[in-house]
RNA sequence: AGCACCGUAGCGCAGUGGUCAGCGCGCCAGGCCCAUAACCUGGAGGUCGUAGGUUCGAGUCCUACCGGUGCUU
Repeated sequence: AGCACCGUAGCGCAGUGGUCAGCGCGCCAGGCCCAUAACCUGGAGGUCGUAGGUUCGAGUCCUACCGGUGCUU
């Protein structure tokens, strides 16, 4: 320098144009228990990397940039 992939909650991830942005773990509160763990119930937590564009509508498609990983030279 070129190419590919990735970026969504504290962490790991799903979501393949419209339906509610969700799942697991974690966190908080309550229940259960002599108590703790486990288990059960509920809750908080997201400007979907940034900025533009396409579209009636974008986490999703396009472009540029930023960051990460890998491959090639």
This is a predicted structure of a 73-nucleotide RNA (transfer RNA) from a Paracoccaceae bacterium.
Rfam family: tRNA. It is annotated as a transfer RNA.
Taxonomically the source falls in Paracoccaceae (Bacteria, Pseudomonadota, Alphaproteobacteria, Rhodobacterales).